[in-house]
RNA sequence: CCGUGCAACCGGGGAGAUAGCGGUGCCCUGUACCUGCAAUCCGCUACAGCAGGGGUGAUGAUGUGCCGAGGGGCGUCCGAUUUGGAGCUGCCCGUAGUAAGUAACGUUGAAGCUUGGGCCUCGCGCGAUGAGAAUUUGUGAACCGUGUCAGGGUAGGAAUACAGCAGCACUAAGCGAACCCUCUCAUGCGCCGCGAGUAAACCUGAGCCGAGUCAACUGCUGCGGUAACGUCCGGAAAGGCGUUUCGACGCACUUCGCACGG
Numbered sequence: 001c002c003g004u005g006c007a008a009c010c011g012g013g014g015a016g017a018u019a020g021c022g023g024u025g026c027c028c029u030g031u032a033c034c035u036g037c038a039a040u041c042c043g044c045u046a047c048a049g050c051a052g053g054g055g056u057g058a059u060g061a062u063g064u065g066c067c068g069a070g071g072g073g074c075g076u077c078c079g080a081u082u083u084g085g086a087g088c089u090g091c092c093c094g095u096a097g098u099a100a101g102u103a104a105c106g107u108u109g110a111a112g113c114u115u116g117g118g119c120c121u122c123g124c125g126c127g128a129u130g131a132g133a134a135u136u137u138g139u140g141a142a143c144c145g146u147g148u149c150a151g152g153g154u155a156g157g158a159a160u161a162c163a164g165c166a167g168c169a170c171u172a173a174g175c176g177a178a179c180c181c182u183c184u185c186a187u188g189c190g191c192c193g194c195g196a197g198u199a200a201a202c203c204u205g206a207g208c209c210g211a212g213u214c215a216a217c218u219g220c221u222g223c224g225g226u227a228a229c230g231u232c233c234g235g236a237a238a239g240g241c242g243u244u245u246c247g248a249c250g251c252a253c254u255u256c257g258c259a260c261g262g
Stems, first nucleotide, its partner, number of pairs: 001262006008056003011029004019045005033053005060256002063253004070246006077240002081236006088230001090229001092225007100218003104213002112208007120197006126190002128187006135178005145170004153162003
């Protein structure tokens, strides 16, 4: 130096999944042999893809350190978003009070006190209106109302007796009219009268006194309500920040074979 065989290498990493490892799928890095297998998975077992084929051995490979793309975990952290709750000296609403300010009323007399009247309720009266009764009057019955009953009828020998239509007169119920003098009842009536009550409110007259009154608005205080906003308490997902963990690419240093044969 050559050949054969062995050993090493021909991408790595994160999350997920798994007892664990690797792969397939996702993501990062960035260029790095091929074929087959595989999420209701596939293969394996700590030197942790398997099977087959092919290739490389210094622009490469191994180990250590640094850097750090990217991923994961955690947080009395942060501020926005969203969601649930709480009347919480906010906001808003109601109510009671106060009277500092504003407005209004007040020496042309406030508030208060006394007193009269009205308004209100009950009873009675008067009037008005209406209804009914009563009163007066008219009318009012073919027969089945009254009286009188011509004529006529019935009984009787007669005297006489009886019933009785029409007419006339009267009357009942009924139907009208008048009167409004009397009685009863009623009233969506009355600048009407009398008595009693209530005197809370309101209106009003008079007297005493002599400077306040009121609470509309602002302020303050108490009580109550309200979850739209604000505030407070909690949940969720995403983001920021901090910390921790894995960590590609890259950089620096180290090392790079064994056996046999020619």